[in-house]
């Protein structure tokens, strides 16, 4: 890095410590942030695979994940509803595209 599968509406620290300016993949938009980003330790979830265990439910012990906001939200397509003479526009639902995170294979 590439395929191939599942899964993505729930969880998880508003006075932890360290640090300091930035960050939500991307672009667009809208957002968090010095009432303190990122990142690092720790504290927590439990999503996945393996361990334990049980009729089912479970633990969180190994090994990844995750811990503002539906994978923030949108981008193609397709069905609706609304407004509009018309061109549109707004809005709901669903498919794909993108992107996450297990697990497998090259």
């Nucleotide at each position: 890095u590439u395929c191939u599968u599942a899964u993505c509406a729930a969880g998880a620290g508003c006075a932890g410590g360290c640090g300091g300016a930035g960050g939500g993949a991307a672009a667009a938009g809208c957002c968090c942030u010095a009432u303190g980003a990122a990142g690092c330790c720790c504290g927590g979830c439990a999503a996945c695979c393996g361990g334990c265990a049980u009729a089912a439910a479970g633990c969180a012990c190994g090994g990844u994940g995750c811990u503002a906001a539906u994978u923030c939200u949108u981008g193609c397509g397709g069905a609706g509803a609304c407004a509009g003479u018309g061109a549109u526009g707004u809005u709901u639902c669903u498919g794909a595209g993108a992107g996450a995170u297990g697990a497998g294979a090259g």

Predicted 3D model of a 106-nucleotide RNA (SAM riboswitch aptamer (S box leader)). Its Rfam family is "SAM riboswitch aptamer (S box leader)". Its family is annotated with regulation of gene expression in the Gene Ontology. Its mean pLDDT, the model's own confidence on a scale to 100, is 83. The model forms 94% of the base pairs in the Rfam consensus.